Predicted 3D model of a 72-nucleotide RNA (transfer RNA) from a Minisyncoccota bacterium.
The coordinates come from a structure-prediction model, not an experiment, and the mean pLDDT is 81.
It matches the Rfam family "tRNA". Rfam links the family to the GO term triplet codon-amino acid adaptor activity.
The same sequence occurs in records of 2 taxa.

RNA sequence: GAUCUCAUAGUUCAAUGGAUAGAACGAGAGCCUUCUAAGCUCUAGAUGAUGGUCCGAUUCCAUCUGAGAUCA
Numbered sequence: 001g002a003u004c005u006c007a008u009a010g011u012u013c014a015a016u017g018g019a020u021a022g023a024a025c026g027a028g029a030g031c032c033u034u035c036u037a038a039g040c041u042c043u044a045g046a047u048g049a050u051g052g053u054c055c056g057a058u059u060c061c062a063u064c065u066g067a068g069a070u071c072a
Stems, first nucleotide, its partner, number of pairs: 001071007010025004018055001027043005048064005
């Protein structure tokens, strides 16, 4: 330098165009308990950035940013 892949919650992962982006672990609050742990209930929390297509974009397209792989 070229090509390809990936980027979603604090972490690990779903969601391949359609009603409110879901789960586990983690965090906070409450219940229970003499206390802690365990258990039960509830709450908060995310689509890398900017544009485009579309009635509708996490999904499709372009550029950029970051990570990785292969080739030179």

Source information:
The source organism's lineage runs through Bacteria, Bacillati and Minisyncoccota. RNAcentral holds the sequence, with entries from ENA.